[in-house]
RNA sequence: GCUGGUGUAGCUCAGUCGGUAGAGCAACUGAUUCGUAAUCAGUAGGUCGCCGGUUCAAAUCCGGCCUCCAGCU
Numbered sequence: 001g002c003u004g005g006u007g008u009a010g011c012u013c014a015g016u017c018g019g020u021a022g023a024g025c026a027a028c029u030g031a032u033u034c035g036u037a038a039u040c041a042g043u044a045g046g047u048c049g050c051c052g053g054u055u056c057a058a059a060u061c062c063g064g065c066c067u068c069c070a071g072c073u
Stems, first nucleotide, its partner, number of pairs: 001072005007066001010025004019056001027043005049065005
């Protein structure tokens, strides 16, 4: 340099051909317990890598750039 893939909550990841952004774990609060853990109930947390385009409407489609991974030279 070329090709393919990846980027979504603190972490691991869903989101199936455009129509309200989700789960598990973690965190916090409460209940339970003599106390802790466990368990149960609840709460908070996301410019969907960045910029632009298409569209009534984009995490999703298109273009450019960037990060990381793999392969080729």
Molecule: transfer RNA
Organism: uncultured bacterium